Annotation
This is a predicted complex of two RNAs, RNase P RNA and transfer RNA, with 442 nucleotides together. Its mean pLDDT, the model's own confidence on a scale to 100, is 79.

């Protein structure tokens, strides 16, 4: 000077005028004061908070190395192991494949209680052929033996050298890696130039069932509660007793008639129309409705997540839903989005700019 | 608020670890037939399975995180 990892911060500013919202004050006019994020998102986990519900198990979903923080988590710190980079770093659904069941397509001789296609080798068994007087020795076939090499494939039953054999093989040894058991460190996960043992012992996939541990009752602010109209309907009391014609005012004809048992009729029961009144519910309002696991500074503690002390501030609460418009000036010309009950995280979207710790290369001194 | 689904050629639509560089049907090109067209009969071409990632030896299929379109639930009577 270039190149990069990792952490934090900001998201045009300042000024005037006109608007829109909540709260204060104030008859009123109006004045004071407050007003979007870092993600308000997506709604993918936890919680708080309300009802309901709650004897106890299965089912059904989720989570998984250890420790540790938290109101809790699937989040977050520290740590181990495995993976990627020279290095700052940085990724990892990271229990369980000797409880069971499954599942591997082409290739390839064989794919899961391993396997003989090429190669390699005839020590035993049975044959043929040649030499040989015979013994026998050499070819070759059969039966066989062999996982040393080759060749398929994601994956083929440890690696290297030595012995050994007919050629070989953990078949023996020897180092190595690898299980099991013991020690030591460490809370632990795990780790060790550690000790004994065991020829090595049955591979993958569990984001296939499925085991094992843990963990989760249901539903939502349209949760919930209190005020409470107007039709309708429910219950109570009281009044009234269909219509229309005739009348001698006693009464008579005629027409109409819900529901309920029933397929339909008869037939039986009940109910109608008015007044008040008493509940439940709607619409409407009122609360929930923001001071809270809460900012900000400082000490203490702990490597850290965080915790705990102290002082300090109040910082959107609408319900057709406000947070906006204009004009000036100035810069590096302004991205992604915009609350609705409230918090902890994730994840996902974002023009760009700052600051700070830090690795690598290259140059000078 | 809450819960579902869906996404494969031009359009429809099966397939749900390997038989799949993915079946069929419409609907496209060519060629036969025909005077011609249309039907019919033959070949044949068209898909990075919405996207970007994880498991796996192997992903349209399984996880995940996104896009995009649709669908349902809720008060009384």
């Nucleotide at each position: 000077g270039g190149a990069g990892u990792c952490g934090g911060c900001c998201a045009g500013a300042c000024a005037a005028c006109c608007g829109c919202u909540g709260c204060g004050c104030g008859c009123a006019a109006g004045c004071g004061u407050g007003g979007a994020g870092g993600a308000a998102a997506g709604u993918c986990c936890g919680g708080g908070c309300u009802c309901c519900u709650a004897g106890g198990g299965c089912a059904a979903g989720g989570c998984g190395c250890c420790a540790g923080g938290u109101a809790a988590c699937g989040c977050c710190u520290g740590g181990g192991g495995g993976g990627c980079g020279c290095g700052a770093g940085c990724c990892c659904a990271c229990g369980g494949a000797c409880a069971g069941u499954g599942c591997a397509a082409c290739a390839g001789a064989a794919a899961a209680u391993a396997a003989a296609c090429c190669g390699c080798c005839u020590a035993a068994g049975c044959g043929u052929c040649a030499u040989g007087c015979a013994a026998a020795u050499g070819a070759u076939g059969c039966c066989g033996g062999u996982a040393a090499g080759g060749g398929u494939g994601a994956a083929a039953u440890g690696g290297u050298g030595c012995g050994g054999u007919a050629a070989g093989a953990g078949c023996g040894c020897a180092c190595c890696g690898c299980g099991c058991c013991g020690g030591u460190g460490g809370u632990a996960a795990c780790a060790c130039u550690c000790g004994g043992u065991g020829g090595c012992a049955c591979g993958g996939c569990a984001a296939a069932c499925c085991c094992c541990g843990c963990c989760u009752g249901g539903a939502g602010c349209a949760a919930g509660a209190c005020c409470a109209a107007a039709u309708a309907g429910g219950g109570a009391a009281g009044c009234a007793c269909g219509c229309a014609g005739c009348u001698u005012c006693g009464g008579c004809u005629g027409c109409a008639c819900g529901u309920a048992u029933g397929g339909c009729c008869c037939a039986u029961a009940c109910a109608g129309g008015c007044u008040u009144c008493c509940g439940g519910g709607u619409a409407g309002g009122u609360c929930g409705c923001u001071a809270g696991a809460g900012g900000u500074g400082c000490g203490u503690g702990g490597c850290g997540a965080c915790a705990c002390g102290c002082a300090u501030c109040c910082c959107a609460g609408a319900u057709g839903a406000a947070u906006g418009g204009u004009u000036g000036u100035c810069c590096u010309c302004g991205a992604c989005a915009a609350a609705a009950c409230c918090c902890g995280g994730c994840u996902u979207a974002c023009c760009g700019g700052c600051c700070g710790a830090c690795u690598c290369c290259u140059u000078u001194c | 608020g809450g819960g579902c689904c869906a996404u494969u050629a031009g359009c429809a639509a099966a397939g749900c670890g390997a038989c799949c560089c993915a079946a069929u049907g419409c609907g496209c090109u060519c060629c036969c037939c025909u005077g011609u067209c249309g039907a019919g009969g033959g070949a044949g071409a068209g898909a990075u399975c919405g996207u970007c990632c994880u498991u796996u030896u192997g992903a349209a299929u399984c996880c995940g995180a996104c896009a995009u379109g649709g669908c349902c639930c809720g008060c009384c009577a």